[in-house]
RNA sequence: AGAGUUUGAUCCUGGCUCAGGAUGAACGCUGGCGGCGUGCCUAAUACAUGCAAGUCGAGCGGAAACACUUCGGGUGUCGAGCGGCGGACGGGUGAGUAACGCGUGGGAACAUACCCCCAACUGAGGGAUAAGCCAUCGAAAGAUGGUCUAAUACCGCAUACGGUCUACGGAUUAAAGUCUUCGGACGGUUUGGGAAUGGCCUGCGUCUGAUUAGCUAGUUGGUGAGGUAAAUGCUUACCAAGGCUAUGAUCAGUAGCUGGUUUGAGAGGAUGAUCAGCCACACUGGAACUGAGACACGGUCCAGACUUCUACGGAAGGCAGCAGUAGGGAAUCUUCCACAAUGGACGAAAGUCUGAUGGAGCAACGCCGCGUGCAGGAUGAAUGCCUUAGGGUUGUAAACUGCUUUUAUAGGUGAAGAAUAUGACGGUAACCUAUGAAUAAGGAUCGGCUAACUCCGUGCCAGCAGCCGCGGUCAGACGGAGGAUCCAAGCGUUAUUCGGAAUGACUGGGCGUAAAGAGUUGCGUAGGUGGCUUUGUAAGCGUGUGAUGAAAUUUUGGGGCUCAACCCCGAGACUGUUAUGCGAACUGCAAGGCUUGAGUAUGUGAGGGGUAGCUGGAAUUCCUAGUGUAGGAGUGGAAUCCGUAGAUAUUAGGAGGAACACCAAUGGCGUAGGCAGGCUACUGGCGCAUUACUGACACUGAGGCACGAAAGCGUGGGGAGCGAACGGGAUUAGAUACCCCGGUAGUCCACGCCGUAAACGAUGGAUGCUAGCAGUACGAGGUAUCGACCCCUUGUGUUGCGAAGCUAACGCGUUAAGCAUCCCGCCUGGGGAGUACGGUCGCAAGAUUAAAACUCAAAGGAAUUGACGGGGACCCGCACAAGCGGUGGAGCGUGUUGUUUAAUUGGAUGAUAAGCCAAGAACCUUACCCAGACUUGACAUCCUUGGAAGGACUACGAAAGUAGACUGUGCCUUUUGGAACCAAGUGACAGGUGUUGCAUGGCCGUCGUCAGCUCGUGUCGUGAGAUGUUGGGUUAAGUCCCGCAACGAGCGCAACCCUUAUGUUUAGUUGGAUUUUUCUAAACAGACUGCCUCGGUAACGGGGAGGAAGGGGGGGAUGAUGUCAGGUCCGUAUUACCCUUACGUCUGGGGCUACAAACACGCUACAAUGGACAGUACAAUGGGCAGCCAAGUCGCGAGACGGAGCAAAUCCCACCAAAGCUGUUCUCAGUUCGGAUAGCAGGCUGAAACUCGCCUGCUUGAAGCCGGAAUCGCUAGUAACCUGCGAGUCAGCACAUCGCGGUGAAUACGUUCCCGGGUCUUGUACACACCGCCCGUCACACCACGAAAGUCGCCAACACCCGAAGUACGACGUUUGUCGUCCUAAGGUGGGGGAGGUGAUUGGGGUGAAGUCGUAACAAGGUAACCGUA
Repeated sequence: AGAGUUUGAUCCUGGCUCAGGAUGAACGCUGGCGGCGUGCCUAAUACAUGCAAGUCGAGCGGAAACACUUCGGGUGUCGAGCGGCGGACGGGUGAGUAACGCGUGGGAACAUACCCCCAACUGAGGGAUAAGCCAUCGAAAGAUGGUCUAAUACCGCAUACGGUCUACGGAUUAAAGUCUUCGGACGGUUUGGGAAUGGCCUGCGUCUGAUUAGCUAGUUGGUGAGGUAAAUGCUUACCAAGGCUAUGAUCAGUAGCUGGUUUGAGAGGAUGAUCAGCCACACUGGAACUGAGACACGGUCCAGACUUCUACGGAAGGCAGCAGUAGGGAAUCUUCCACAAUGGACGAAAGUCUGAUGGAGCAACGCCGCGUGCAGGAUGAAUGCCUUAGGGUUGUAAACUGCUUUUAUAGGUGAAGAAUAUGACGGUAACCUAUGAAUAAGGAUCGGCUAACUCCGUGCCAGCAGCCGCGGUCAGACGGAGGAUCCAAGCGUUAUUCGGAAUGACUGGGCGUAAAGAGUUGCGUAGGUGGCUUUGUAAGCGUGUGAUGAAAUUUUGGGGCUCAACCCCGAGACUGUUAUGCGAACUGCAAGGCUUGAGUAUGUGAGGGGUAGCUGGAAUUCCUAGUGUAGGAGUGGAAUCCGUAGAUAUUAGGAGGAACACCAAUGGCGUAGGCAGGCUACUGGCGCAUUACUGACACUGAGGCACGAAAGCGUGGGGAGCGAACGGGAUUAGAUACCCCGGUAGUCCACGCCGUAAACGAUGGAUGCUAGCAGUACGAGGUAUCGACCCCUUGUGUUGCGAAGCUAACGCGUUAAGCAUCCCGCCUGGGGAGUACGGUCGCAAGAUUAAAACUCAAAGGAAUUGACGGGGACCCGCACAAGCGGUGGAGCGUGUUGUUUAAUUGGAUGAUAAGCCAAGAACCUUACCCAGACUUGACAUCCUUGGAAGGACUACGAAAGUAGACUGUGCCUUUUGGAACCAAGUGACAGGUGUUGCAUGGCCGUCGUCAGCUCGUGUCGUGAGAUGUUGGGUUAAGUCCCGCAACGAGCGCAACCCUUAUGUUUAGUUGGAUUUUUCUAAACAGACUGCCUCGGUAACGGGGAGGAAGGGGGGGAUGAUGUCAGGUCCGUAUUACCCUUACGUCUGGGGCUACAAACACGCUACAAUGGACAGUACAAUGGGCAGCCAAGUCGCGAGACGGAGCAAAUCCCACCAAAGCUGUUCUCAGUUCGGAUAGCAGGCUGAAACUCGCCUGCUUGAAGCCGGAAUCGCUAGUAACCUGCGAGUCAGCACAUCGCGGUGAAUACGUUCCCGGGUCUUGUACACACCGCCCGUCACACCACGAAAGUCGCCAACACCCGAAGUACGACGUUUGUCGUCCUAAGGUGGGGGAGGUGAUUGGGGUGAAGUCGUAACAAGGUAACCGUA
């Protein structure tokens, strides 16, 4: 000192969270020792038991107990009693108290036992009484009567230095003795002084709430009287009417205050345990007595609640003293020892008492210290874990060797604390000796923040989590393990508090758009602030001196416990308060002056400024009358509606209300809201110019007053048009809307309310300062002119752009959001909510003031890159259009879905699946099903044993195979064996078309052969990013040119490659009769806008010539960065998982060929541009030895026989290729079209043709007569046509695929529209990117809150009744006392008030899985959105 978290990324705003410290703590796991501290924070709840305040015989009468005894209270002593002193201290607690209670500083009208000092006195008397004794009552506690007695107990008398009172004459006022060693000691009485303590008064300081705004009758003051130790309304009578309060009274809530403690750099914040000072309290409430002192913790009286005893008549009690108990609670100790020390009470003293105190005990509760060993030790042992299988790590760690003994255990010595004596602690601390590494390590964490990583298990499960977030089969985040990290006798968690948080900002924040300027500062009160100057004053201010700020604490210099914690001594500090001296710059105050701030006067000017009245024309509508006839109106298109009862249109006249075209403008005026035809009256403010006057009169402004659009409300008018509600017509899935036809409130006027708007410049007011440029409105001056203009200067407004500066950026920028001063208002995460409750205002609607619970980790601002838009501009493409031919209808073929099945293996599914994987399923293929078999395996490597290998045979079986029997001996060699092969065995392993293409490689499809995609350096920007790549042209093209803060470069484009069209050269097997030629196959040439012309700066474009070919000549190969988690684990490869006598392997058979239906791609047709028959012509690419197969013969034919030739320019497939051409026939029909389906007979391949092949012949002769919505291909040698030809696959099987040639068109005006794409721009609340985002009702669950008939206790006042004890007073009484009066605690009655709990029901709010209905917002969001109101 910062960090994480909003976004695709960025900057900012802003909250949430973390890292640090602290604690009287608690909880979890763990736990060796010592020192010093600390220990009921909750129930001021209730308390058993013991102890905590007594002492004095030197005040007294005495003698119950004990001891001695001379037997006598005689002695030591001493219970109970009288008397004295002390029980007002010490100890506890924090309920109450917001107060002179506390803190701090002052003050005058007081008191003080014991202590100190000074002075005086201490004489002489008296009467009682307790105890005791004798009785009585009572359960007890206790009480009563009689009788005896003492005093330092009580009472007179004397004296009066002194004190008090005084009318100044005087009056009044004391005492106590005891002991003695006779020296005296301790006392007693009365003044005065002191010390110290206490009481009282007072300035200042001391929490929250205004959703508490008024409070107060002894109240404020005075006089008399009373009262107190003492001033005073302290009390009382009378008089006056005061006193407090926005600088917060009163009321409510909370709370003991302080020194300090804790945190913080500080300022501050939080806190008030232990220690210390003060206060308050002592079961609750009240009261006094005694006393120096109390209204009294361990005293009294009374009332109340509670507890205990009781013989029921009455009594007793008060741990918030020390221990301890119960209870409460997350939680807090021993019913210990001692008066040895320090201190206290009493005493002459010895001494007694002392739960104060000193100590010990318990508790890791805290702080501090120590230890659990040290050194060596590599075969880097073993184990564990990981592994790429080599190794790594655990780890010098261990073992092992050597050493040490703090601690521990045992033994010994043994303190200080103690002044003469006396030691609880304590046989403690400390020291010495012995034993022996011996007795002693855990906790949390390891995704980021935050130091520390792997394996296994789990599979959005179980779980983790402080925030962000992990977990859906490869989890560094869950659980375990290994390892590591951090602390360490502790470690973590939880809670609280400060910090970080500048996140309430005094130090030290903000308000245009993030939260935040009030609608108007318009008027103005209090308050705050205030121009120049002179003199004085000294309140603020500065400085000096004094007093105080208790001690402890904190800081620091020393010292003492071995160190430290801890303790002691000294110093500083305690930032504060106060007294006093001095100073006079600034502020204030007092007095005086000034004119620049402000104001007034004079002249002049502009203006929709306001109020009232009068008045004008255009238009709409309605009414009357005329002309006139079938429509009008309305819309995207219609309809409702109006019109033959005469509309619309048009002409004339009239009525009535509202609003004022043009001028008109980022123009004017006004504080804002707002203000517009014209004229008049009244009236407010402003600008400019000129001098003159006043002399700071100013600025701001909490409350207050006034004004305040629209909508709305009340009363009364008015009502043309428009027009919420409402009615109707459309649209639509619906349409309570948008559109249309009507239409009421309202809109208008007068008066009165309301008081809000996105009331906005989202920008409070005032003053000063800080570059300019340009426009405009209204003045003034100058210049110019005959004059108006023009031009220049200046003032006040208003608008655009911009220096510096500011800003998160956008932007602002003399009209600041710049630089400063003054004053006011407002903000502090989002939602809940501008809501609830309460108050105020209002007729109401509602306005204003204004929370909390709960919930989220974001919400938000500006800008960036994309994507998207039913946004814009430009461009391209068989994209549309223009054409040609198809598909969709029929039959058949093939593929797919679906269904079926034992199985119909699997994959591919919009474009980018569907004649696709599959270039060819009868077996095989084959992965599927059924059945039969095998288990180191069908295949690979290694090991052992045997045998070469191999060959043929038998039985069973569907085969695989099983079981047997026979034959056979090679090669190399060091003679052991070896190589290859076969069989058996063993285990490592093989094997898997099993899963995951969402773990992958590779390959492929698609956008798309679209023109794009990037980089380096530089520059700009806080940054993401931008620039380059945009712009103007051009191109098929990011192709090229020009311009430009860019300059270059890369991948793409193009070219280089293949092929084709022309020519030349070379070569020539084969073919043909030779050259030319054709053909074959190699090289080369040719085309480059090169030439001409036109346009253009250029790039380039249009036209032309020549040329086989012309502007990319045609075709192909070639596919950028990337997108689709696109496809493929079933081509191969491959991670992980799974199977292992099976999910592997072999075999036979079956299936992949099923068939209601749907889809996709094709073939053949529906016929005359045709069918059939006959004749006749012309190709190219290719293939061939398990092959192509000639001639010839047979067969109607498929084909058969046959065997020549050919590893092929030679032979063969292969011929007359088909369409074409010539001729004949058919004559428009389900046909001489069409050929499905079916029967019979054959052929071929192959072990095998049933499921399930192809072909031939004869017969059969189905649908179909050109195809709905829709949809596909194609721009030239292209489409279309040729039942054309070939090839691959292949034993056989081609309507498919890939190639080949033959014949050979039509059309393109053009880019409005559909689809796809590119570039630029714009909006965005999208970024999984529009298949996006997102709103509200309803339904369900949960949560907190409000209202509510009521209901329940609580609190403080008020009125009244009653009224204990007690003081005072009065009466009676000789005394004890009795009665009464005033006041009062408690109690009772009553009506209000306040806060709270609960409450059927009810209201909205929040949160939830993928519910329902719509689609309101974000793009022009499909009706622009939003604000106020109904």
Molecule: small-subunit ribosomal RNA
Organism: uncultured bacterium